Overview:
RNAcentral holds the sequence, with entries from Rfam. The RNA shown here (c-di-GMP-I riboswitch aptamer) has 88 nucleotides and comes from Sphaerotilus hippei. The coordinates come from a structure-prediction model, not an experiment, and the mean pLDDT is 88. NCBI's taxonomy places the organism under Bacteria, Pseudomonadati, Burkholderiales, Sphaerotilaceae, Sphaerotilus.
[in-house]
RNA sequence: CGGUGAUCAGGGCCCACCCGUGCGAAAGCCGGGGUCGCAAAGCCACCGGUCUACCGCCUGAAGAGGCCAUGACAGCGGGGUUGCCACU
Numbered sequence: 001c002g003g004u005g006a007u008c009a010g011g012g013c014c015c016a017c018c019c020g021u022g023c024g025a026a027a028g029c030c031g032g033g034g035u036c037g038c039a040a041a042g043c044c045a046c047c048g049g050u051c052u053a054c055c056g057c058c059u060g061a062a063g064a065g066g067c068c069a070u071g072a073c074a075g076c077g078g079g080g081u082u083g084c085c086a087c088u
Base pairs, nucleotide, nucleotide: 002088003087004086005085012038013037017033018032019031020030022029023028036075042081043080044079046078047077048076049073050072051071056067057066058065059064
C1' cells in the first nucleotide's frame, strides 16, 4: 500500500417503538432510552430513486383538486471521501 471480515479487544452506531409543553406547513429533524439490524448504518445530495408541498402557479362559484424543490431521506442504489481492530 492492497485484500478479507471467519477470529480478538475496546466498543460504536442504531430500525421499529417509547418519552419530550423541543424544531418544522409537511416530509422529516433534534435530545433521552432502544430489543431490528449495520464493518463504514462515519461524512458529502454529485447521478438515479423516494417522500413532502409552506410559498408560488393552474383549474373551480365554492368545498376542493392538480403541478412545482428551493425542503427532506446517506438505514434505497451508485459515486466521492475519511477511518478502528484483527487476519492476510